[in-house]
Formats: sequence, C1' cells, structure tokens
RNA sequence: AUCUUAUCCAGAGUGGCUGAGGGACGGGCCCUGCGACGCCACAGCAACCGGUCGACCGCAAUGGUCGACGCUGGUGCUAACUCCUGCCCUGUUGUUUUUUGGGGUGUUUUUCACCUUGAAAACUGAUGGGACAGAUAAGAU
Repeated sequence: AUCUUAUCCAGAGUGGCUGAGGGACGGGCCCUGCGACGCCACAGCAACCGGUCGACCGCAAUGGUCGACGCUGGUGCUAACUCCUGCCCUGUUGUUUUUUGGGGUGUUUUUCACCUUGAAAACUGAUGGGACAGAUAAGAU
C1' cells in the first nucleotide's frame, strides 16, 4: 500500500511545551489567542487482539461457541452520532408550485374568475433503508 472480516446513536481530560490553525475531501455547521493542530507527562474510557476463569460442544486437542474479569500484555480512543450532508430508492411523510379530470358558484351563453375534490410531475424540509467514502481492530499478501 492492497485485500478480507467486524464495529462505528455508548464511553472517557488535566497539566506542560509550542503558537495558528483544526474538524479526512466538497458544501454546511462548528471548535480555536479564555490557546487550535502537534509533541510530552500523567489520568481515564473501551474491550478488537492477547491473557485468566466458568459453562457448553467435541473421542480428543494446544480446538470451537458463549459469558465473566481490566489483567504490570498489543493496539485504539478521550468536542459535537463517523458533527451533518454528498450517490441510490416508482421508500414514507409534510409544505409550496405547475399541469390535468370530476363537482359546484357567479355570468344569458362562450370565455373567464372563484370554491371544492381526485390524479400526475417538480422544488424543498423531515425521516427510514441501502451503497460510497472514512476511521479502528484482527488476519492475509
């Protein structure tokens, strides 16, 4: 770097150094001289891998499944849901607009105007689902 699998609405910050950016990218919206990003120290969260213990499966294993424990182990993480969004859906639903069908009222009639009811389309808001992208772990190349 690429690939595979799993997870991503929970959780957890103080101090020191430095000094202007940061939240991956675009849009939005935020954080930031009451000190960002980064680095260091200490603390914490979590439980992916490892470890220990228990139950079960299994002829058995140094095997498998499930659960518990945070354990002087390996990572990770400690603003905002991965901060929101991006692509898709004859998705769901609300507003508005346009077109059109039915009914009614006004007008002598046509035309036209208005009211009401149904259908279709478009914009947009909310929401749901699925992709894409990203992050992290474990494994492989």

Model confidence (mean pLDDT): 80 of 100. SAM riboswitch aptamer (S box leader) from a Planctomycetota bacterium, 141 nucleotides, folded computationally. Lineage of the source: Bacteria > Pseudomonadati > Planctomycetota. It was read from a public genome assembly, where an Rfam model found it. Rfam family: SAM riboswitch aptamer (S box leader). From the family's description: The SAM riboswitch is found upstream of a number of genes which code for proteins involved in methionine or cysteine biosynthesis in Gram-positive bacteria. Of the family's consensus pairs, 97% are formed in the model.